Model confidence (mean pLDDT): 84 of 100. A computed fold for a 692-nucleotide part of an RNA from a Verrucomicrobiota bacterium, annotated as large-subunit ribosomal RNA, domain II. It was read from a public genome assembly. It matches the Rfam family "Bacterial large subunit ribosomal RNA". On this family, see Yusupov et al., Science 2001: "Crystal structure of the ribosome at 5.5 A resolution". Taxonomically the source falls in Verrucomicrobiota (Bacteria, Pseudomonadati).
Context: one part of a larger RNA
RNA sequence: GUCUGCGAGUUAUUGUCCGUGGCCAGCCUAAGCGGUUGAGCCGCGCAGGCGAAGGGAAACCGAGUGCGAAACGCGCGUCCAGUCGCGGGCAAUAGACCCGAAGCGGAGGUGAUCUACUUUUGAGCAGGUUGAAGCCUGGGUAACACCAGGUGGAGGACCGAACUCGUGGAUGUUGAAAAAUCCUGAGAUGACUUGAGAGUAGGAGCGAAAGACUAAUCAAACCCCGUGAUAGCUGGUUCUCUCCGAAAUAGCUUGAGGGCUAGCGUUGGGUAAGUACUCCAUGGAGGUAGAGCACUGGAUGGCUUAGGGACCCCACCAGGUUACCAAAACCAAUCAAACUCCGAAUACCAUGGAUCCCGUUAUCCCAGCAUUCAGACGGCGGGGGCUAAGCUCCGUCGUCGAGAGGGCAACAGCCCAGACCGCCAGCUAAGGUGCCUAAAUACCGCUCAGUGGAAAGGAUGUGACGUUGCAGAGACAGUGAGGAUGUUGGCUUAGAGGCAGCCAUCAUUUAAACAGUGCGUAAUAGCUGACUCAUCGAGCGAUGUCGCGCCGAAAAUGAUUGGCGAUAAGCGGUAUACCGAAGCUGCGGAUUUCGUCCCGAUUCGUCGGGGCGGAGUGGUAGGAGAGCGUGACCAGCGCUGCGAAGCCGGACGGGAACGGACGGUGGAGCGCUGGCCAGUGAGAAUGCAGAC
Repeated sequence: GUCUGCGAGUUAUUGUCCGUGGCCAGCCUAAGCGGUUGAGCCGCGCAGGCGAAGGGAAACCGAGUGCGAAACGCGCGUCCAGUCGCGGGCAAUAGACCCGAAGCGGAGGUGAUCUACUUUUGAGCAGGUUGAAGCCUGGGUAACACCAGGUGGAGGACCGAACUCGUGGAUGUUGAAAAAUCCUGAGAUGACUUGAGAGUAGGAGCGAAAGACUAAUCAAACCCCGUGAUAGCUGGUUCUCUCCGAAAUAGCUUGAGGGCUAGCGUUGGGUAAGUACUCCAUGGAGGUAGAGCACUGGAUGGCUUAGGGACCCCACCAGGUUACCAAAACCAAUCAAACUCCGAAUACCAUGGAUCCCGUUAUCCCAGCAUUCAGACGGCGGGGGCUAAGCUCCGUCGUCGAGAGGGCAACAGCCCAGACCGCCAGCUAAGGUGCCUAAAUACCGCUCAGUGGAAAGGAUGUGACGUUGCAGAGACAGUGAGGAUGUUGGCUUAGAGGCAGCCAUCAUUUAAACAGUGCGUAAUAGCUGACUCAUCGAGCGAUGUCGCGCCGAAAAUGAUUGGCGAUAAGCGGUAUACCGAAGCUGCGGAUUUCGUCCCGAUUCGUCGGGGCGGAGUGGUAGGAGAGCGUGACCAGCGCUGCGAAGCCGGACGGGAACGGACGGUGGAGCGCUGGCCAGUGAGAAUGCAGAC
C1' cells in the first nucleotide's frame, strides 16, 4: 500500500414545540400492595402534580388588581382548554457524535544490575627518562653561610604500552552497532583506574554544576489509579431520491480563527388589501458631482501705501532716495475633504395612478429548526499607500463562493449563458469563418513595419484635412557672372584691414553688394554667405490637426500573434451570409406545485387516482419531505435433501437506494405481507485488528 472485518448523534431524566391518541373543567397516578398464563399483563393505591384567576414586595383585594389623595390615567390581567401517554425536532444535566494532548493530583507502589556520589573489602599500572630534600667526602668560614663531586630517589614530574578517556577527520546514517569502526589524539603513581558487597529516590536523591545523572525515559523517573481530565483546536462521521436554499454583516464580548442577539435560509400556522414589488406623475427633504470666490483660508502678478531695511543728510526735531521686505484696501487671474453666493444626475420619503388572472403569491405576524460572523475578484465612487501591489479599508452593482455549458490557446471571480431526462432535428448569444478547426464573400480606404504581436521621448516615413508666405511681372533648387567705392569707419592695440573687444552702423556708384553670416591669417591675403543679374520653366516653403507606421528594443536550456503560416489570413469602414452553447425552439418522458373536470373513499375536516392547462425542477452550509436496504421480535401466508442460507455469474425490471428469473457451487434452514424494535448502511479519521 491493497484486501477482509470492526469503526462515530446513543441512553436516562427534565423542559419546550410539532404530530398522534385517551379523557375533558378537568386530567394523571408515584412508591407500594394484590392477582396472574410471569423481562409481561390486570386491578388496587389520589400521597402528590398540572390546569381551571389574577394583581401586589406584602398585608390584602379579586375579574380585577398595583401605583396613588384621586383618575374618565398607566402597568399586568380578565376574552383563547387542559391533562396524561406514544412518536419526532431541539435544549439542559450527565463522557453526550467518535478518536487525539502536553499536563494536574494520590500518606498508592516499583526501581541506584545503567548512571551520580558515598562506604566496606580487594585488585591493577611493561619499559625508559629526569634527578628535589637529606646524607657522605673535599673545598670554604671565627663559626655558620656558601661552592664542587658523589650518594640518594622526591614529584597531581617527563616519554610511552596495558588500562581509562574521547581531540580532529573519514566511514557508517532502512548501520555490523538505537552512538560503532578505522586513522589521529589526551591521561597513564594519581583529585588515578577497577572487581565484589552495601547506602542515598521522585519536588526526592546525587551532582569538581552540564539542569547533568537516577535502567536506550528527566526543567521532576516508571507502573497503577482519579480518567472516558479538559481540548473555544485539527481530523473523521457510513444508503437513495424530491422541494427550497443562505452567510462570510451589525452591536456586545479578557472579544478578534470562539460566542450571544439581530440580519439573511427553511418548515408549519395565520393574515392578505388591486396591497407589497415595479413603472408613471406630482410634492418633498438634501448640499455630493460640477461650478464659484459672496464667507473661511491658501497661492500669483499689478497698483496704491502703513510699517520696517539700506543709503544720504542731520546738534535736536525733522527730511530725502530706493530695480530691498511688506500689512490692509483695490484690480486681474486662481486653489480647497474638514470653504459655499450656487448646484445637478441618481438614490430616498410621501401621495395619486397604471400593469400583472397572478393569489395555497409577495408582504407582515406567531411558532419549530438551523447555518453563517476568515470571503475573493471585476466595474463604478472614494479613504490609506507612491492617483505602487494578485495591497489595504468603506459604499454600490455583478460574478465566483454554492454554477455546469460556449468564448478568452490553456486560466474560480472577465464576456455570453443559468444544466429535470432523452433525440444521428432546427435557430441564435459571446466569439468567430486560410489550414490545424465548425463556418465568407463583395466593396472602399490605410499600413510595408511581420507593424499587427512593449513605454517616455525622438525623426524631411507615409496618407488625409486646414492656415499662411513666395510664384509665367518666372518662385524654389542647381549652374554662370557680380558681390564694389569713401575705407584699413572710429576707438583700442605690438597688430585689429568686414570677421579679439568697445562705439557707431553713415554716404556713394549701382541690377545688387552688409562699415558684413561663417571658415581662415600674426595681421593682410584667400574661400563662402546675405544681396543682384542671367540661364532654366512650374510649382516651392513654413506651420497646425488627425490616421497608420519608424527608432527607442540587452539575459541567461529553443523559440513563439495558440501553432503553421499569411502582404492579408494585418488595421479602419460598409453590406450580406454562415458557424457557434447544456441559451431558445421542436418531439417524447419524469417530477413539484397551482387551477379545472371526472371517479373512488370519507369518523364530511378531507384523502387517493386519472385527464387537460399554467408556472417550475444548477446548488455548498442548512431546513423540509418521501423512500431503499440490514439484524432481531410478533402475527398471518409460504418455500425447502426433487436441495434452504451463503458464494459465483446474471437475462430482465425499477426514478434512485435496489429487486431478480435462471444456471453453477453449497449441504440445512429460509422468505413474503402487515406490524414493531435497533449495537442498522464505510473510502477516507498519519483510524483499529488480521492477511498478503